Predicted 3D model of RNase P RNA and transfer RNA as a complex of 412 nucleotides. Rfam match: Bacterial RNase P class A. Rfam classes the family as a ribozyme.
RNA sequence: UGAGCUUGAAAAGGUAAUCGCUGGUAUUUUAUCAGAGGAAAGUCCGGGCAGCACAGGGUACGGUAGUCGCUAACGGCGACCGUUCGUAAGGAUAGGGAAAGUGCCACAGAAACUAAACAGCUUUCGAGCAAUGGUGAAAAGAGUGGGGUAAGAGCCCACAGCGAUAUGUAGCGAUAUAUAUCGGAGGUAAACCCUACCGGCUGCAAGGAGUGCUAGAUACCCCGUCCCGGGGAUGCACGUUCACCGCUUGAUCCUUAGAGCAAUUUAAGGACUAGAUAGAUGAUUACCCCUUGUAUUUAUACGAGGACAGAACCCGGCUUAUGUUGAGCUCAUUAA
RNA sequence: GGCACCUUAGCUCAGUUGGUAGAGCGACGGCCUGAAGAGCCGUGCGUCGUAGGUUCGAUUCCUACAGGUGCCACCA
Numbered sequence: 001u002g003a004g005c006u007u008g009a010a011a012a013g014g015u016a017a018u019c020g021c022u023g024g025u026a027u028u029u030u031a032u033c034a035g036a037g038g039a040a041a042g043u044c045c046g047g048g049c050a051g052c053a054c055a056g057g058g059u060a061c062g063g064u065a066g067u068c069g070c071u072a073a074c075g076g077c078g079a080c081c082g083u084u085c086g087u088a089a090g091g092a093u094a095g096g097g098a099a100a101g102u103g104c105c106a107c108a109g110a111a112a113c114u115a116a117a118c119a120g121c122u123u124u125c126g127a128g129c130a131a132u133g134g135u136g137a138a139a140a141g142a143g144u145g146g147g148g149u150a151a152g153a154g155c156c157c158a159c160a161g162c163g164a165u166a167u168g169u170a171g172c173g174a175u176a177u178a179u180a181u182c183g184g185a186g187g188u189a190a191a192c193c194c195u196a197c198c199g200g201c202u203g204c205a206a207g208g209a210g211u212g213c214u215a216g217a218u219a220c221c222c223c224g225u226c227c228c229g230g231g232g233a234u235g236c237a238c239g240u241u242c243a244c245c246g247c248u249u250g251a252u253c254c255u256u257a258g259a260g261c262a263a264u265u266u267a268a269g270g271a272c273u274a275g276a277u278a279g280a281u282g283a284u285u286a287c288c289c290c291u292u293g294u295a296u297u298u299a300u301a302c303g304a305g306g307a308c309a310g311a312a313c314c315c316g317g318c319u320u321a322u323g324u325u326g327a328g329c330u331c332a333u334u335a336a
Numbered sequence: 337g338g339c340a341c342c343u344u345a346g347c348u349c350a351g352u353u354g355g356u357a358g359a360g361c362g363a364c365g366g367c368c369u370g371a372a373g374a375g376c377c378g379u380g381c382g383u384c385g386u387a388g389g390u391u392c393g394a395u396u397c398c399u400a401c402a403g404g405u406g407c408c409a410c411c412a
Stems, first nucleotide, its partner, number of pairs: 001332009013288007021035006037308001041319002044317005049203004056228003061199005066080005081095001082093004096194002101192002103188003113141001118133002120129003143159005162183009207245002210238004220232004240412001252271008289306008337408007346361004355392001362381001363379005385401005
């Protein structure tokens, strides 16, 4: 200098004045304080909370899938293992089981999975064989050398390699490695399925209002797949709302110290930080900041622009949109 | 705010154990007619919403986006 990889950050415009909007407090018409986000978004997961019974047993259905850990929980996160891509920094990984069963594998091809035999090889013309060829995504699934045979073939042997099991060693473990024994098994589980684990349903438009009396039961209704199990006026009387509560103090945030590789967590101290309901958080002016265009006197003037987007019960993640900017690392080339 | 679903030709819709996509109307071309309409004959005119993945192979299975539609409020 060029090409790449990874990971952060925050004030993602600032200050002042004037005029407004929403909420709190005081008071009574004014004063004072507070007022969007990193994604508030998509609603893709998980939890709190609320109702249905204090949500119980089984079944169906759905979900997850290397190991260990973190967590309120997770399909998230961290560390590690295996596989795979890259020269590397690093990236990706729906990563249990095809050696339980079923299904599927179009076209081409002799044959698409209980093997078979088109060309071919051999022949005692009955037949035998599967090395070679062609088709296809895939051809029976074991490579090299030797033996063997009519011709051949893991048919046999040696070595190499693969898989399973057992044992030793290292590790909490996935796994790695060494030795021994056994084996010849196509692919597909984001096809059904099997195994292990998890999940009751509905969502703040949840919900806060029902109470009393009477009758009745193998009926009917509800517990939102069904069964068990449990509950119950569906009749009469009275009562109740376009309001208010739920609503923002919470797995909260900040600082310091400790534990841990890390995710995360413990202790102490401090802070209070929107709660609207057709939905507030804005507008104008001046100066400054950043980007960019034009002009020239090279530092000024004039013009244009400053992203994505906007709370609606609350949190933890993921995904997607998006302006600016920082740091670390790798490879190549050149120069010293 | 929450939940459920849809997207295939210009329009309305089919499409199942995953094997290369059709129907009706419309459009276009031809015949017929003096000309037009009707009628007859012919032609699919398409990135299966977009991107990625699984698979030999994806409209179909999975994931993420984009666009669209419907339902739920107090009334038991």